Model confidence (mean pLDDT): 82 of 100. Small-subunit ribosomal RNA from an uncultured bacterium, 1423 nucleotides, folded computationally. Its Rfam family is "Bacterial small subunit ribosomal RNA".
[in-house]
RNA sequence: AGAGUUUGAUCCUGACUCAGGACGAACGCUGGCGGCGUGCCUAAUACAUGCAAGUCGAACGCUUCUUUCCUCCCGAGUGCUUGCACUCAAUUGGAAAGAGGAGUGGCGGACGGGUGAGUAACACGUGGGUAACCUACCCAUCAGAGGGGGAUAACACUUGGAAACAGGUGCUAAUACCGCAUAACAGUUUAUGCCGCAUGGCAUAAGAGUGAAAGGCGCUUUCGGGUGUCGCUGAUGGAUGGACCCGCGGUGCAUUAGCUAGUUGGUGAGGUAACGGCUCACCAAGGCCACGAUGCAUAGCCGACCUGAGAGGGUGAUCGGCCACACUGGGACUGAGACACGGCCCAGACUCCUACGGGAGGCAGCAGUAGGGAAUCUUCGGCAAUGGACGAAAGUCUGACCGAGCAACGCCGCGUGAGUGAAGAAGGUUUUCGGAUCGUAAAACUCUGUUGUUAGAGAAGAACAAGGACGUUAGUAACUGAACGUCCCCUGACGGUAUCUAACCAGAAAGCCACGGCUAACUACGUGCCAGCAGCCGCGGUAAUACGUAGGUGGCAAGCGUUGUCCGGAUUUAUUGGGCGUAAAGCGAGCGCAGGCGGCGAUUUAAGUCAGAUGUGAAAACUCAGGGCUCAACCUUGAGACUGCAUCUGAAACUGAGUUGCUAGAGUGCAGGAGAGGAAAGCGGAAUUCCGAGUGUAGCGGUGAAAUGCGUAGAGAUUCGGAGGAACACCAGUAGCGAAGGCGGCUUUCUGGACUGUAACUGACGCUGAGGCACGAAAGCGUGGGGAGCGAACAGGAUUAGAUACCCUGGUAGUCCACGCCGUAAACGAUGAAUACUAGGUGUCGGGGCUUACGGGUCUCGGUGCCGCAGCUAACGCAUUAAGUAUUCCACCUGGGAAGUACGACCGCAAGGUUGAAACUCAAAGGAAUUGACGGGGACCCGCACAAGCGGUGGAGCAUGUGGUUUAAUUCGAAGCAACGCGAAGAACCUUACCUAAACUUGACAUCCUUUUGACCGGAGGGUAAUGCCUCCUUCACUAGCUUGCUAGUGCAAAAGUGACAGGUGGUGCAUGGUUGUCGUCAGCUCGUGUCGUGAGAUGUUGGGUUAAGUCCCGCAACGAGCGCAACCCCUAUCUUUAGUAGCCAUCAUUGAGUUGGGCACUCUAGAGAGACUGCCAGGGAUAACCUGGAGGAAGGUGGGGAUGACGUCAAAUCAUCAUGCCCCUUAUGUUUAGGGCUACACACGUGCUACAAUGGGUGCUACAAAGGGAAGCAAAUCCGCGAGGCCGAGCAAAUCUCAAAAAAGCACUCCCAGUUCGGAUUGUAGUCUGCAACUCGACUACAUGAAGUUGGAAUCGCUAGUAAUCGCGAAUAAGAAUGUCGCGGUGAAUACGUUCCCGGGUCUUGCACUCACCGCCCGUCA
Repeated sequence: AGAGUUUGAUCCUGACUCAGGACGAACGCUGGCGGCGUGCCUAAUACAUGCAAGUCGAACGCUUCUUUCCUCCCGAGUGCUUGCACUCAAUUGGAAAGAGGAGUGGCGGACGGGUGAGUAACACGUGGGUAACCUACCCAUCAGAGGGGGAUAACACUUGGAAACAGGUGCUAAUACCGCAUAACAGUUUAUGCCGCAUGGCAUAAGAGUGAAAGGCGCUUUCGGGUGUCGCUGAUGGAUGGACCCGCGGUGCAUUAGCUAGUUGGUGAGGUAACGGCUCACCAAGGCCACGAUGCAUAGCCGACCUGAGAGGGUGAUCGGCCACACUGGGACUGAGACACGGCCCAGACUCCUACGGGAGGCAGCAGUAGGGAAUCUUCGGCAAUGGACGAAAGUCUGACCGAGCAACGCCGCGUGAGUGAAGAAGGUUUUCGGAUCGUAAAACUCUGUUGUUAGAGAAGAACAAGGACGUUAGUAACUGAACGUCCCCUGACGGUAUCUAACCAGAAAGCCACGGCUAACUACGUGCCAGCAGCCGCGGUAAUACGUAGGUGGCAAGCGUUGUCCGGAUUUAUUGGGCGUAAAGCGAGCGCAGGCGGCGAUUUAAGUCAGAUGUGAAAACUCAGGGCUCAACCUUGAGACUGCAUCUGAAACUGAGUUGCUAGAGUGCAGGAGAGGAAAGCGGAAUUCCGAGUGUAGCGGUGAAAUGCGUAGAGAUUCGGAGGAACACCAGUAGCGAAGGCGGCUUUCUGGACUGUAACUGACGCUGAGGCACGAAAGCGUGGGGAGCGAACAGGAUUAGAUACCCUGGUAGUCCACGCCGUAAACGAUGAAUACUAGGUGUCGGGGCUUACGGGUCUCGGUGCCGCAGCUAACGCAUUAAGUAUUCCACCUGGGAAGUACGACCGCAAGGUUGAAACUCAAAGGAAUUGACGGGGACCCGCACAAGCGGUGGAGCAUGUGGUUUAAUUCGAAGCAACGCGAAGAACCUUACCUAAACUUGACAUCCUUUUGACCGGAGGGUAAUGCCUCCUUCACUAGCUUGCUAGUGCAAAAGUGACAGGUGGUGCAUGGUUGUCGUCAGCUCGUGUCGUGAGAUGUUGGGUUAAGUCCCGCAACGAGCGCAACCCCUAUCUUUAGUAGCCAUCAUUGAGUUGGGCACUCUAGAGAGACUGCCAGGGAUAACCUGGAGGAAGGUGGGGAUGACGUCAAAUCAUCAUGCCCCUUAUGUUUAGGGCUACACACGUGCUACAAUGGGUGCUACAAAGGGAAGCAAAUCCGCGAGGCCGAGCAAAUCUCAAAAAAGCACUCCCAGUUCGGAUUGUAGUCUGCAACUCGACUACAUGAAGUUGGAAUCGCUAGUAAUCGCGAAUAAGAAUGUCGCGGUGAAUACGUUCCCGGGUCUUGCACUCACCGCCCGUCA
């Protein structure tokens, strides 16, 4: 610091999402140790149990117990010296010490601890004020403590009650309580002096009234007291703590705009520690509010914490300060302090006890329980330390606190070993099978012992206080006591813990998440839009780096991920730091109060501003520098910072405020001219319609075409007259006026504004403008008029599948006027107002100056247009009329939809308007520009595309293919053009892939291994439906050794066996290669460099001509180049030349015959050449390219045909030609065999053949081709058969022989318009040929039979010249089997005006919300 996501791509706007940090966290998986922290965020829900506030006997009385002593009294025992001593037990009274109980009294329970419900408030923070206040205990100073009194609890007796508790009688004490005396330095009143910011304060003097415990404990005593200390009283001051007041600060909603009656103020009184409507009486009518009152919602505030570069934003756990609360609400008492967490009273809810009468309680203290919840701990130890209450003290109390326990909840630290170690082990994973990887990783060897286990040693934290001894203060007649110091004694919950030492063993200690992009990290298998993933984009439909698992890798690590929340990124609320022509966004427009901003000069001030100083900004936290725990976290010392507030002093440029001037802004005056500016009244002509009358006759009107309508009762047309309403032709102009809406015949009246000139006057009077006010098209509403034309609604006629529309005929509101409402429009320049500045050019409207010769020139002010520079802009574009550069003010925007909707409020007669959300939902919505594609958009051009013609198809019969149906099977594929006589150049078996049945299993076919054999092949036979199966006959080669016919080896072949494997016309043409079709033989498709553009891209390739052509020429920010076009290749048309056999024959002979001799001139054959290039001429064109015409020529403008198919499109076709990835089958989806099927048949379609006849059919005779084929072949001639064909077989591997007859044509004869002498389907019989075989299922022949069909609806196909049409011939297809296919020649037309239209294509341009690209996108309804 950014990134992903809108698009085919681009730039922008804009939102969503991610990477970071943090946490009182929770959840999932996992878990070795220690230190330091942290731990009910929810139910301020309810609480069992224990503890959390007591203490003082040195204030007081009573009482219980223990011990000791004294005393009274009496018993027993022992010793014995016999009445003495001792011991023990009981008894009376008393004393001392100790422990306990309740009570009176004092102090403390107002601290400490908890929680955040309430609170938007002087609650908090910060800075001030109190001349308006209080303060127990503590400190300092001054003064004092005299003398009395009466009670009361405890206790005893007793009453009531279940209890809690209450009552009565009697006794008693005090540091309890109450008078009196003493005192004024305190309070109050008055006087004087001094001082202050108002009230007032201070000092002095005077008057009246107000207090105490003779106490406790020591020492001492001459018992009178003295003295010390702790208490006590009054006063002053301090310290500490509190109270009140004020300025400023921190929140959401205006869909909360008005609130207020003690309310605001005054006087007086009361009350308080104290000021005050704090309370009360009276008086006045005020007070707050757009700088947000009141209301509603939410919330404890702060130091700080998290984040951020900062400004900010969020939070208010732990720690610290303040506040508030203590079951809920209210109240006061006591007290220095409370309206009191573990006090009281009342009310309420809840819980508990009860004898039903009545009582008791308050964990938001520490533990703990239930509940709630995703979720938050032990009913622990100790007062050893720190702190607190009481006490003289010992000490007691202390869930404050110090510690331990639980929890990876967080931060920090340590460890789970270290070194060597390649056979790169085994194993896993993967693989192109070679390897690669886990991986020095492991094993193995050596070492160490942090941690762990055991054992031993073992802290700091302890300082006191009290007690004992001594000393000093210390002076005093003297002691005690106090304070200080030294020594002794004593005190540890944690804890036998930290730490140290020794021994032992690598032993006991690694997981979690991720791996498509963002984002570091990839493979295999499984799955197959299923299961699932996902933060966003998205992944998954059979080859998933995105699902699940595994291996590997990356990241972090005792943790890792997920979820939630906050900040960041987000300049995405923009003060720093955004916008508003088209992306969201300028109010429809003006006037104007408040507010904001404001010209030039002088002067004063010091509010803002700036500088310095002082105080404060608690501590902790933060930053820096040190120090202490081994380091760190953590703790600690010092410094800084705390950007703030207040006070004082100073400066005076700028802003503000005051004063005084100026004239450039603004306004006034005077002089002019322009204008559809506004309001009212009047007038005018043209036209439409209607009415009356005349003429006149059959239609009028209307449309794409019609009809409804009007008209013989006289329309329409035409002439005259009349009525009435509305609008104002021409002029008329990106001309004028107005704030906008808007304004158009003419005249008059009234009236607003702007402009020009002048410079007399005022002297900043200005700009903007939230609310507010008035204006505001059309439609609409109300009342009353008016109503010619037009015309929503409505009616009718058409159109249409429908037509609630467009078109037509009618027609009501309305349109018009007056008055009143409505208040909105794409109210648009989609552009708020004002001011200043910033190149120009050229029109036009209204003025003025100078000049002038004029249809003038020039300068200037104000308006209104166009073009254009700089600049701006995402681009388009804007550009002195800014969207440029700046200033001021206002309005508005913050993703799309829901929605300008709902609710509320206001306005309105209503219609409706103004203001204006949310839930939910999506990852976009959008702007500008680019490339294509598309358009029943435009321009140009081409094509048998149309038109002009010729012949067909569609109707019939048959052939063939397809669909459908059927079937055991009717194998499979092809599907608009571009599938359908297509794969198939040919299914009886085979083919064959399908079905039925039978059979085989290393296999029909390939390679390798082992064993055996010398065969196999071939021939013959049996059996079977056939294969498989069985039998017989025949039968190897080479080399070496020798035993000379045996062995060994090799080769070959077969059989058997074994497993690797074979095999598959099984799937996927959407995994592929190759091949092919199509657009299309259309003229296009691109690149390099340069230039333009932010970019996608553009330019080039567009433009003017021209061409069959991106063909060529010219021009041009382009210059060149490539693939295509053309040419090069083949056939054909002419000629020349070379060569003449199997070809040819002019001349010479010859024959039946080019048959033979001869010849190669000709034809022909096949090699090489020539020829055609707009070369020539004329005209046109731009002096070009090129076009038109002509000459010559066999051929003329590519001569005719063929081959040749750019970049690409269609996930086009083909896994069944072939090849091939992956998947599937493996005694079968493989292989073999027989039979069947692919040939079925209500039907539909495509492609053909034959016809329907006389341009014909039949019969006879007679001509003329080309191109091909031929040895498992073509076959002549002869003979036989009506014929198909048969017998025989000359010749020919072919310019020699043969297929082979060409047919139409021609010449005759016949038929005479009929279902025929047309047509030949169908069927019967008899045959021929091929073949193992002709039934399913071949072709042909003969005889017989003789169907439909008389030229074909809508529609549709081919063809532009040797073409269509027509006629026959040949070939391929391994027997036979063409009406198909591919070739060949013969005869041989018609027409093309032309490009409006249909189809297809090309180029340019335009629009677009399409880009899977119009077979698009998309809206509504229904499911």